């Protein structure tokens, strides 16, 4: 430095329900809480679902794919 991996160490993260707030809405935030996931870090630039709208078009979803940048440790 690049490829694999999660055996094993250190560490993190936070589904699904629930409280509270907040939003038309999809959801978002604290909180409890663990189903996972080796990137369940970070970004709405592409598709994809999804709310709202006659419609254009606006919004949300990073735990939907893929792409960007970054990361601990082992193995080769």
């Nucleotide at each position: 430095u690049u490829u694999u991996g999660a055996c094993a160490a250190a560490g993190g993260c936070a589904a699904a329900c629930u409280c509270a707030u907040c939003g038309u809405g999809a959801g978002a935030u604290g909180g409890g809480g663990a189903c996972g996931a080796a990137a369940a870090g970070c970004a709405c630039c592409c598709a994809g679902u999804c709310u709202u709208g006659u419609a254009a078009a606006a919004a949300a979803c990073a735990g939907u794919g893929a792409g960007c940048c970054u990361a601990c440790c082992a193995a080769a």

A computed fold for a 76-nucleotide RNA from Nitrosomonas sp., annotated as c-di-GMP-I riboswitch aptamer.
The model forms 93% of the base pairs in the Rfam consensus.
Lineage of the source: Bacteria > Pseudomonadota > Betaproteobacteria > Nitrosomonadales > Nitrosomonas.
It was read from a public genome assembly, where an Rfam model found it.
Its mean pLDDT, the model's own confidence on a scale to 100, is 82.
Rfam family: c-di-GMP-I riboswitch aptamer. About the family: GEMM was predicted in a large-scale screen for bacterial structured RNA regulatory elements.